[in-house]
Context: one part of a larger RNA
């Protein structure tokens, strides 16, 4: 030193769990913020820490409802101290309030975030006291007022409103490249991605200066389908429609104006009534032991519920042990909604007469959007230069012209059906199961790594139950261990469930 057996270290594989992620579904909300937001730093207990909660009234106060014998949040106790046990009075669940230190749009000013430091005002003006107020900007009012005569700028007051944050969704401005094209330039990527502005619960978009084709249709908005078809295209790579159709939802109206007649439609508050949200109640029916077991929900036997055998837990697997489900039920108070009535605002209807949006439409030219890259290019929208007609008018029907049809621009409003989920709740899964599944089942965006933008981990499982090993014993008052106890099991012993295999030993056999 090897092989073999047989036993152990080391390790932490798999197998079985789920506190936890994924993706959805149906419902709810769709926003908070100068009444101080999201976010945070400092504090607060019998408390060192760190989480949760809370804010000098601080794991909390105050009232109104609901519940009830425990209870004083979690690591983290059978500590210490305490409250409280049948109903006004513990605690716990809602509903409304109250309190809310400091920073932070940050708003007295100033700052290197939680920090410094003023003014004025009221108070009993001692105080290094208290309390309130003092920031820009906009709009509207008033008041004062230069150069400059009359104003006007400005300056002061006051009222109101904004800021500043958020996952996607939405509309607007501005905008690549890589890539593809088997190179690259037109042209694709792509009006994408990314900045910026705005707004809402949806937003845009809307009641034809629209399609159609000789018959008609009759706002918008989404989906199927026409169709990868017409087309467009260095006719390359590629781009891609539209009318008919079929469905979702359906909805109309005002202003540029006088009369005349009619009398209250919408929309604001306030109130009653109903329904829903925000705590809840009541809820059916087994028992043996003759069996195994540490335990019985198993098994045997004999019984019961069911508008409840959904779903979890109980020392294995329970419809009838437990919470619970099925169904019934419930709100002082706030919200929401739909509806009554009542009051405010002044405004609805009907009918006659009139009226119809000008530097607009077009035209040149240069770009854009139109599925259309200029092209024979209609349509829209636009810098620059020009410039009509007026219902006897005017646009459009894909150059153009005529004919015929259709409509009537240059003013504004408008639900739904449509799109998304940071968020609440309830349910689902041929979805993962701790190298998975969010990075994050644990003190995670922590630890840690960087000047900084930023990157970004490991880390889950004792047992029904701590019953978490009293007493002895070795040994440094150790580490570990041996015996004694617990427990079904301790090779379940906290470095704990199970415990692969790489690695590393002991003991035996054997060959060298």
């Nucleotide at each position: 030193c090897g092989u073999a057996u047989a036993c152990g270290g080391c390790g932490g594989a798999u197998g079985c769990c789920u506190u936890g992620g994924c993706a959805g579904u149906u419902a709810g909300a769709g926003g908070c913020g100068a009444u101080g937001a999201a976010g945070g730093a400092c504090g607060u207990g019998c408390u060192a820490a760190u989480c949760u909660g809370c804010g000098a009234u601080a794991a909390g106060c105050g009232u109104c409802g609901g519940u009830u014998a425990g209870c004083u949040g979690a690591u983290u106790g059978u500590g210490a101290a305490g409250c409280g046990u049948u109903a006004a009075c513990a605690g716990c669940c809602g509903g409304c309030g109250a309190u809310u230190u400091c920073c932070u749009a940050a708003u007295g000013g100033g700052g290197a975030a939680a920090c410094c430091u003023g003014a004025u005002a009221u108070a009993u003006u001692u105080a290094u006291u208290a309390u309130a107020u003092c920031g820009u900007c906009a709009u509207u009012a008033a008041g004062u007022a230069a150069a400059u005569g009359c104003a006007u700028a400005g300056c002061u007051u006051a009222a109101u409103g904004a800021a500043g944050c958020g996952a996607a969704c939405c509309a607007g401005a501005g905008g690549a490249a890589c890539u593809g094209a088997a190179a690259c330039a037109u042209c694709u990527u792509a009006g994408u991605a990314c900045u910026c502005u705005g707004a809402g619960g949806a937003a845009a978009a809307g009641a034809a200066a629209u399609c159609a084709a000789u018959u008609g249709a009759g706002a918008u908005u989404c989906c199927c389908u026409u169709a990868g078809u017409a087309g467009u295209g260095g006719c390359g790579a590629g781009c891609g429609a539209a009318c008919c159709g079929g469905g979702a939802g359906u909805a109309g109206c005002c202003c540029a104006g006088a009369g005349u007649c009619u009398g209250u439609a919408u929309a604001g508050u306030a109130u009653g009534c109903a329904u829903a949200u925000u705590a809840g109640a009541a809820g059916a029916a087994u028992a043996a032991u003759u069996c195994u077991g540490g335990a019985a929900a198993g098994a045997u036997u004999a019984a019961c519920a069911a508008u409840a055998u959904a779903g979890g837990g109980u020392g294995a697997u329970a419809g009838u042990c437990c919470c619970g489900u099925a169904u019934u039920u419930g709100a002082a108070a706030a919200u929401a909604u739909g509806u009554u009535u009542a009051u405010u605002u002044g405004u609805g209807g009907a009918c006659u007469c009139a009226a119809u949006g000008a530097g607009u439409a077009a035209a040149a030219u240069g770009g854009g959007a139109c599925a259309c890259g200029u092209g024979g290019u209609a349509u829209c929208c636009u810098g620059u230069u020009u410039g009509a007609a007026g219902a006897u008018a005017g646009g459009g029907g894909g150059a153009c012209c005529a004919u015929c049809c259709u409509c009537u621009a240059a003013g504004g409003c408008u639900a739904a059906a449509u799109a998304c989920u940071a968020c609440u709740a309830a349910c689902u899964g041929a979805c993962c199961g701790a190298u998975a599944g969010u990075g994050a089942a644990c003190u995670a965006g922590u630890a840690c790594c960087g000047u900084g933008a930023g990157g970004g981990a490991a880390a889950g499982g004792u047992g029904a139950a701590a019953a978490g090993a009293a007493c002895c014993c070795c040994g440094g008052a150790u580490a570990g261990g041996g015996g004694a106890g617990u427990g079904a099991a301790a090779u379940a012993g906290a470095a704990c469930c199970u415990g692969a295999a790489a690695c590393c030993g002991u003991a035996u056999a054997c060959g060298u």